[in-house]
RNA sequence: UCCUGGCUCAGAACGAACGCUGACGGCGCGUCUUAAGCAUGCAAGUCGAACGAGAAAGUAUCCUUCGGGGUACAAGUAAAGUGGCGAACGGGUGAGUAACACGUGGGUAAUCUGCCCUGAAGUUGGGGACAACUCGCUGAAAAGCGAGCUAAUACCGAAUGAGAUAGUCUUUACAUAUGUGAGGAUUAUGAAAGGUUUCGGCCGCUUCAGGAUGAGCCUGCGGUCUAUUAGCUAGUUGGUGAGGUAAAUGCUCACCAAGGCUACGAUAGAUAGCCGGCCUGAGAGGGUGUACGGUCACAUUGGAACUGAGACACGGUCCAGACUCCUACGGGAGGCAGCAGCUAAGAAUAUUCCGCAAUGGGCGAAAGCCUGACGGAGCGACGCCGUGUGGUUGAUGAAGGCCUUACAGGUUGUAAAAACCUUUUAUUCGAGAAGAUGGGCAAGCCUCGAGCUUGCUUGACGGUAUCGAACGAAUAAGCCCCGGCAAAUUACGUGCCAGCAGCCGCGGUAAUACGUAAGGGGCUAGCGUUGUUCGGAAUUAUUGGGCGUAAAGGGCGUGCAGGCGGACUGAUAAGUCGGGUGUGAAAUCUUAUGGCUUAACCAUGAGCUAUUGCUCGAAACUGUUAGUCUAGAGUUUGGAAUAGGGAGACGGAAUUCCUAGUGUAGGAGUGAAAUCUAUAGAUAUUAGGAAGAACACCGGUGGCGAAGGCGGUCUCCUGGUCUAAAACUGACGCUAAAGCGCGAAAGCUAGGGUAGCAAACGGGAUUAGAUACCCCGGUAGUCCUAGCCGUAAACGUUGCAUACUAGGUGUAUGAGGUGUCGAUCCCUCAUGUGCCAAAGCUAACGCAUUAAGUAUGCCGCCUGGAGAGUAUGCUCGCAAGAGUGAAACUCAAAGGAAUUGACGGGGGCCCGCACAAGCGGUGGAGCAUGUGGUUUAAUUCGAUGAUACGCGAGGAACCUUACCAGGGUUUGACAUCUAUCUGACAGGAGUAGAGAUACUCUUUCCCUUCGGGGUUGAUAGACAGGUGCUGCAUGGUUGUCGUCAGCUCGUGUCGUGAGAUGUUGGGUUAAGUCCCGCAACGAGCGCAACCCCUAUUCUUUGUUGCCAUCAGGUAAUGCUGGGCACUCGAAGGAAACCGCUGUAUCAAAGACAGAGGAAGGUGGGGACGACGUCAAAUCAUCAUGGCCCUUAUAUCCUGGGCUACACACGUGCUACAAUGGGUGGUACAAAGAGUUGCAAAACCGCGAGGUCAAGCUAAUCUCAAAAAACCAUCCUCAGUUCGGAUUGGAGUCUGAAACUCGACUCCAUGAAGUUGGAAUCGCUAGUAAUCGCAUAUCAGCAUGAUGCGGUGAAUACGUUCCCGGGCCUUGUACACACCGCCCGUCACACCACCCGAGUUAAUUUACCCGAAGUCGCUGUGCUAACCUUCGGGAAGUAGGUGCCGAAGGUAAGUUUAGCAAGGGGGGUGAAGUCGU
Repeated sequence: UCCUGGCUCAGAACGAACGCUGACGGCGCGUCUUAAGCAUGCAAGUCGAACGAGAAAGUAUCCUUCGGGGUACAAGUAAAGUGGCGAACGGGUGAGUAACACGUGGGUAAUCUGCCCUGAAGUUGGGGACAACUCGCUGAAAAGCGAGCUAAUACCGAAUGAGAUAGUCUUUACAUAUGUGAGGAUUAUGAAAGGUUUCGGCCGCUUCAGGAUGAGCCUGCGGUCUAUUAGCUAGUUGGUGAGGUAAAUGCUCACCAAGGCUACGAUAGAUAGCCGGCCUGAGAGGGUGUACGGUCACAUUGGAACUGAGACACGGUCCAGACUCCUACGGGAGGCAGCAGCUAAGAAUAUUCCGCAAUGGGCGAAAGCCUGACGGAGCGACGCCGUGUGGUUGAUGAAGGCCUUACAGGUUGUAAAAACCUUUUAUUCGAGAAGAUGGGCAAGCCUCGAGCUUGCUUGACGGUAUCGAACGAAUAAGCCCCGGCAAAUUACGUGCCAGCAGCCGCGGUAAUACGUAAGGGGCUAGCGUUGUUCGGAAUUAUUGGGCGUAAAGGGCGUGCAGGCGGACUGAUAAGUCGGGUGUGAAAUCUUAUGGCUUAACCAUGAGCUAUUGCUCGAAACUGUUAGUCUAGAGUUUGGAAUAGGGAGACGGAAUUCCUAGUGUAGGAGUGAAAUCUAUAGAUAUUAGGAAGAACACCGGUGGCGAAGGCGGUCUCCUGGUCUAAAACUGACGCUAAAGCGCGAAAGCUAGGGUAGCAAACGGGAUUAGAUACCCCGGUAGUCCUAGCCGUAAACGUUGCAUACUAGGUGUAUGAGGUGUCGAUCCCUCAUGUGCCAAAGCUAACGCAUUAAGUAUGCCGCCUGGAGAGUAUGCUCGCAAGAGUGAAACUCAAAGGAAUUGACGGGGGCCCGCACAAGCGGUGGAGCAUGUGGUUUAAUUCGAUGAUACGCGAGGAACCUUACCAGGGUUUGACAUCUAUCUGACAGGAGUAGAGAUACUCUUUCCCUUCGGGGUUGAUAGACAGGUGCUGCAUGGUUGUCGUCAGCUCGUGUCGUGAGAUGUUGGGUUAAGUCCCGCAACGAGCGCAACCCCUAUUCUUUGUUGCCAUCAGGUAAUGCUGGGCACUCGAAGGAAACCGCUGUAUCAAAGACAGAGGAAGGUGGGGACGACGUCAAAUCAUCAUGGCCCUUAUAUCCUGGGCUACACACGUGCUACAAUGGGUGGUACAAAGAGUUGCAAAACCGCGAGGUCAAGCUAAUCUCAAAAAACCAUCCUCAGUUCGGAUUGGAGUCUGAAACUCGACUCCAUGAAGUUGGAAUCGCUAGUAAUCGCAUAUCAGCAUGAUGCGGUGAAUACGUUCCCGGGCCUUGUACACACCGCCCGUCACACCACCCGAGUUAAUUUACCCGAAGUCGCUGUGCUAACCUUCGGGAAGUAGGUGCCGAAGGUAAGUUUAGCAAGGGGGGUGAAGUCGU
């Protein structure tokens, strides 16, 4: 970089919550948690026109013993009761339920249906009770018992029977599995109730038929998860018979049979009310089920029935449990998941409101009553929708704020002010609805009815909506964000702190990311945050993904089910397609129109919606069925190859061992050794013997096999494959979940065998250690037989089958052809096995007829990393272990392929004093100097591997100086400006003081247009000043890689892209220097050259230089005249270019050799340093942003310090001596410097030096003596005539001043040191080594630095190695780039999890006990209606009893959840430890 892949964001939505803020209105919505518990009030009553009975307060009146009593009204009212209807609706909730519960479509010929509607027929005549009430009794209460009286539309017989029901016979129409409908005849059964009236009637009641409505039951199809739930089921499945129900059915029972369900997922577990719809989405889908509507279930928990048309009943009953309340302790009462409300819980959800005016419901003939349904209001920005918070003009671009280089400017911003205008809304005042076309009462009229007309009356909301007037811009704006994604930026504060954060990430002193401000962006009565859902996510992929290397092909075969399946013809119509029709409730949605001022909202109409029912049709395809075919598949025949498998037999080489011989000192082993072996005779060698294992050569990207795998030879048994040509069968096929089989090595069991090899183990080495690598031994094992295990990088990391799609070239086997005398030649075909390559594919790498191409069928598998192939459960195994296989927690990545670098104790090529070969040093000594450390008041600061350390500093006694101590100054030591004042300041002298400084004395302005200006000082203010910090904010400068040969660009081309090419390759060079080749062609910065010095020469010039010739002169000297030849100076030219010759390279570039030449292959040296690296160095050269100090971190002065000294290091000097030292003598340079200077000569001093002083602003004079060298002489190997440190004394010079702290001289002293450990540095020729000279700095101070010349070597075979570098290539998990990255144990902290003796709860089965209650039996006790022969009977009932049966108990099992001592691994964490 491309890809894979996860994480995250931008959108929409919400019954939401939280934070900040809050003007109004409309329409909606409002306990999602705990089916937790509830105080209080209300939520279902009504009918007197079904029935009996029937108050009181009060008013009036009468009586009165003044206590009261009677009568009438109140009133046939209230309350209670019998009876009827209702209470099964309406309202709430979602616990349970994975089910015919729901949705949808059918069926009911298997059913019921109160009230309502239509039609038909009736409504006759009797009887006996029970409440209420009265009396008595029990009880705390709730309530109950007994006796007596009584009515009915309550209850019970009797009569009648159109029709009904049942039986028998029969006719007919349909339908078919039993049957259904319509008739006829006959037998049996079985009804009723009245009320009211205006006397017309009305409302009821009974039976039947039909309708409507509602309900029950059955059924096709549809919608959750888990296989770590695989088997479940005894009323279970079916039959016969019986019972039961409104109704089919094991619904129940008896008997019989043994069935039924299940991989298309039974059973079990988890979760969940379902739907219309709602949210999202392009859609397909995904999520969801709040409000509204349909349906189901439930009503404190569990069970049960009663009544009834309807219930197994939210505001009914019985029983059991839990809980709450009352109690006289005996016993009782209760059920807000109705409306309000309370408590608790929780992030969280409202009024104990008004009204029946409307709509709807119950009762009633009606008036009417009831109605927390409903209509309204209240609370809550909870949501949606609408309105407003003003409009126009207005530039001094106001003030203020913020930013900013100084002035200035920018922005807030037409924003404000100001002027004019408007008044929605708010406030005040006034007017004031619709909802009532309805209901009630009264009157009238007619066609007499559910009729019409008129009048009066009836509104919770509400004096509300709405309208008018007044008033005055008046009453009304916030929230979030501004690093990228993603619209919008600056300042200050903070300084990895405080904090932010959706992801990436931000914050360690210049934060667009934190906090604040200003400005800006977005939305707006809201805005953000959090939570949840869909989307984006093609990230579960049906639409629409993948599996060679990214996660992913099962180790291989066989194979039942399943899925898929060749060609032709006919039939059928299940799938499929089309037409018609039914259903698909309403609301919602879409659309049109309309109504609220608009919108939300509402109304009306239309439309949409299917894997739907019925019906008619089509027949291509799939299916089914019948028939046929041969191309798939298979069989037969001939031939071929083969380490295919199994069994048996045989063979030689080698190894080890044994025996014997020969023979003597080692052998063996290693990087080197040792353990080991050997004089008790090894190794070596010869002969013989034994044993086991494996089969050299052939042997090969050759062969065979499904894979694992298979290799000496022969025999037997056996499998598969290929080829040739015919015949036969006729789709018999492909794939394959399960299942079954095979399956390397290691391992296990039993028994053998064991030569070699060899885990474990022992010993020897190596090492810091060495439980390793190396060596000496050595047991399991390796081998055989019989079993087990079932896994591997079991890999082509590529499932199997079929078809199609350019080629080229090998190889194995077979066949055919041409040709030949023949053949190993050649051509073609098939099968297998390799390589290369086109199209195509691929993220790329690559694959490419043996596909990873194009397609089809089937199977397996994948869905971020880590946790983890772990835990747990189950299965298998003797064990080891295998198979299946999670989650919590955690991260924002993990990964693939390719690219460029960097790196490698990878490779190739090349270079460099890099090594090697040499010479001389350092490291040891003394001293000098720098650094570290230590010390100090201070020892100022910086430089720190190479690339700091004789560095900044080219020269610290004061100064320098930045440090320390002390003493001073504050507009300042220094600059500029303003205002005011001043006439001085400076200079000279004196006093005090360490000095700075202070004071005194003295001297004392200039110009002028008279306004002032210049100049000095003082005061005040702006400001100065800082060697204070940050070199990690910077400029500039510098070091280093490295004078290494590299670093890039334009266009083109290649690649999806990063990038590549060019720049690589073959040669060559000091060089990316040049040549050749080449998808590259050119170009730039570097290299080289141009510049300077030097080496040769020429020309010109000729003083201060020079002196050959000529002349003069001296003791001597270019000293003088003269000259410019030479030397030399200066300037300008020439000369060197592989140019010439030769040699070899295909050629070129170039190389080598030679000639000539002063110089030969860049002649030698210098300056010159590419793109970049090291956040390299420097804020103390200078400049500079920011920060800091401002009576001090500024500035002045004196003194001190930078010079300290147990020590360590770097760089040097001098030495250790005879190639030397001392003494004496004699030569030869170059390059420099000099007026605040160099200083000759002369004199003085042993000397440093002094005195005096010529000359010289320099080719003229001076410093200046060059020194090594050479000649002569002494020393003779020693701590010395070496060496000179140290110390004492005496001096010289510089300078105000040599104490701290200068250099030099003389005399004396005479330390260490006798050539330097490990290690290490420089140098390739005029170089190293050695010798002196000069200069800068400088008053003085040189062993340092920079230059100069004198003398003047040795060695380089060569590139193996060390170091550094360049190019190409290769690997990479590195990219702050190997000083990288990174693994595991241990130690510490935190987190989630697993195991765990047990313990608590849940559930299943079996058994025990068994409430209420239905049903059955009994009914002894009791009994009004009917019958009676009066005895009783029929019938009923209390009671008893049996089955079933909730809760409870016991035992066993299962599952899930909580807790748990202790144990275990895992994850995360800043610098921990050990290794690598």